[in-house]
């Protein structure tokens, strides 16, 4: 220096144009002498940045930034 994959909630993560989810985790609350475990509610996202096509973009197109990998 060149291809190529991935970025979404604290983590893992679905979601190939039409209201942004799940599972673990946080929080309250029920229950218990207490913890935990179960049941019940809640919060919690500029979807990596910027532009662009579109009536509309997590999704499509560029450019950029990071990460990982293969070539050289």
């Nucleotide at each position: 220096g060149c291809c190529g994959a991935a970025g979404u909630a604290g983590c893992u993560u679905a979601g190939u144009g039409g209201c942004a989810g799940a599972g673990c985790g946080g929080c309250u609350g029920u229950u218990u002498c207490g913890u935990a475990a179960a049941c019940a509610g809640c919060a919690g996202g500029u979807c990596g940045c910027g532009a662009g096509u579109u009536c509309g973009a997590u999704u499509c197109u560029c450019g950029c930034c990071u990460u990982c990998g293969g070539c050289u």
Predicted 3D model of a 72-nucleotide RNA (transfer RNA) from a Candidatus Colwellbacteria bacterium. It matches the Rfam family "tRNA". By type it is a transfer RNA. From the family's description: Transfer RNA (tRNA) molecules are approximately 80 nucleotides in length. The coordinates come from a structure-prediction model, not an experiment, and the mean pLDDT is 83. The sequence was found in a public genome assembly.